[in-house]
Notes
The RNA shown here (Bacterial RNase P class A) has 399 nucleotides and comes from Streptomyces luteireticuli. Its Rfam family is "Bacterial RNase P class A". The family's RNA type in Rfam is ribozyme. Rfam's curators write: Ribonuclease P (RNase P) is a ubiquitous endoribonuclease, found in archaea, bacteria and eukarya as well as chloroplasts and mitochondria. Its mean pLDDT, the model's own confidence on a scale to 100, is 76. The sequence is in RNAcentral, with records from ENA. It is recorded under the gene name rnpB.
RNA sequence: CGAGCCGGCCGGGCGGCCGCGUGGGAUCUUCGGAUCCCCCGAGGAACGUCCGGGCUCCACACGGCAGGGUGGUGGGUAACGCCCACCCGGGGUGACCCGCGGGACAGUGCCACAGAAAACAGACCGCCGGGAGCUCUUCGGAGCGCUCGGUAAGGGUGAAACGGUGGUGUAAGAGACCACCAGUGCCCAGGGUGACCUGGGCAGCUAGGUAAACCCCACCCGGAGCAAGGUCAAGAGGAGCCGUUCACGGCUCUGCGCGGACGUUCGAGGGCUGCCCGCCCGAGUCCGCGGGUAGACCGCACGAGCCCGCCGGCAACGGCGGGCCUAGAUGGAUGGCCGCCUCCCCGCGGCCCGCAAGGGCCCGGGAGACAGAACCCGGCGUAUAGGUCGACUCGUCCG
Numbered sequence: 001c002g003a004g005c006c007g008g009c010c011g012g013g014c015g016g017c018c019g020c021g022u023g024g025g026a027u028c029u030u031c032g033g034a035u036c037c038c039c040c041g042a043g044g045a046a047c048g049u050c051c052g053g054g055c056u057c058c059a060c061a062c063g064g065c066a067g068g069g070u071g072g073u074g075g076g077u078a079a080c081g082c083c084c085a086c087c088c089g090g091g092g093u094g095a096c097c098c099g100c101g102g103g104a105c106a107g108u109g110c111c112a113c114a115g116a117a118a119a120c121a122g123a124c125c126g127c128c129g130g131g132a133g134c135u136c137u138u139c140g141g142a143g144c145g146c147u148c149g150g151u152a153a154g155g156g157u158g159a160a161a162c163g164g165u166g167g168u169g170u171a172a173g174a175g176a177c178c179a180c181c182a183g184u185g186c187c188c189a190g191g192g193u194g195a196c197c198u199g200g201g202c203a204g205c206u207a208g209g210u211a212a213a214c215c216c217c218a219c220c221c222g223g224a225g226c227a228a229g230g231u232c233a234a235g236a237g238g239a240g241c242c243g244u245u246c247a248c249g250g251c252u253c254u255g256c257g258c259g260g261a262c263g264u265u266c267g268a269g270g271g272c273u274g275c276c277c278g279c280c281c282g283a284g285u286c287c288g289c290g291g292g293u294a295g296a297c298c299g300c301a302c303g304a305g306c307c308c309g310c311c312g313g314c315a316a317c318g319g320c321g322g323g324c325c326u327a328g329a330u331g332g333a334u335g336g337c338c339g340c341c342u343c344c345c346c347g348c349g350g351c352c353c354g355c356a357a358g359g360g361c362c363c364g365g366g367a368g369a370c371a372g373a374a375c376c377c378g379g380c381g382u383a384u385a386g387g388u389c390g391a392c393u394c395g396u397c398c399g
Base pairs, nucleotide, nucleotide: 001395002394003393004392006390007389008388009387010386012341013340014339015338016337017336018335020041021040023038024037025036026035027034028033043370047381048380050379051378052377053376054375055225056224057223058222063276064275065274067221068220069219070218071217072086073085074084075083076082087101088099089098090097091096102216103215107214108213109210110209111208124155125154126151127150128149129148130147131146133144134143135142136141163181164180165179166178167177168176182206183205184203185202186201187200188199189198190197191196229298230297231296232295237254238253239252240251241250242249243248256290257289258288259287260286261285262284269281270280271279272278305324306323307322308321309320310319311318312317343368344366345365346364347363349362350361351360352359353358
């Protein structure tokens, strides 16, 4: 200098004018509110709604089935399907990256086409032996087809064909036997918390692949969800009390009217949010027609919170100390205009350097990627114009 691989950060700045939202303060008020000042006011993903929780309610009762999730080991975390480290397998020269990582000897499926045959398989071309027949014969035998038996070493098909190489042996072969190698199973030693690794030995045991097919095994899971869940007000009508001019007014309680069905301990209905079991609540429940209300407030932001430093740990992360308070709307706020600066993009533009590629300056236009909180956190996934920082690997050159 080039190429690669991994990780992090930013994603406009300054000033002025006008205008918004929550909170706080001050003044005024006709009590409806008005004016002024101050602090704060969208994101790295606010997106997806894929996981895990906090929180709320179901009376948190036991259990079973269904259903769902995860799947190497050890750690982290409130927890997780997340994160960290490591192991094994695969890819890459490498830095690094990938893995639906338990089980095929519990069972059931599937492996097209080709091929003889795709799982206790099998003979297409072959190789060897026997038999009878035909032809030839130099009488040793040779050839041809048929038939019976042996064989899977050679060739072919295929993604994959019953381990591989070399030999012994055989009529011809074959792990039939032997040496070495690979795999599998078992035993021993060493290392490691462990998954596993290394070394040595024994055994001819050698028949696949697929579970991101059904399934089996191990472990985990109550359910619903802020439209959760609460408080107040209003309401047609009724009851009671007080005042009282017998017209009415106020306060408290209750909760609309009509009809019907079932029911009140011989239990209607409801709950345990898929079902069963079992248990619990219970005097009203449900259907039809008509009527009233649709408002205000809480939940709602102090958090498994953020920042800095030190210590422990390979790391994820944890401990200690110090500092900070950073939106809370509800048809739904944070915007508009102007000027300057900066990054970047565009141009049949101009000038300069240069052989060219290209570079520098000027002029003109353009803030320009993905994108907007709605109960809140921890993750994962997806999208992202442009800029910037760091570690490592490979190649080349120079010292």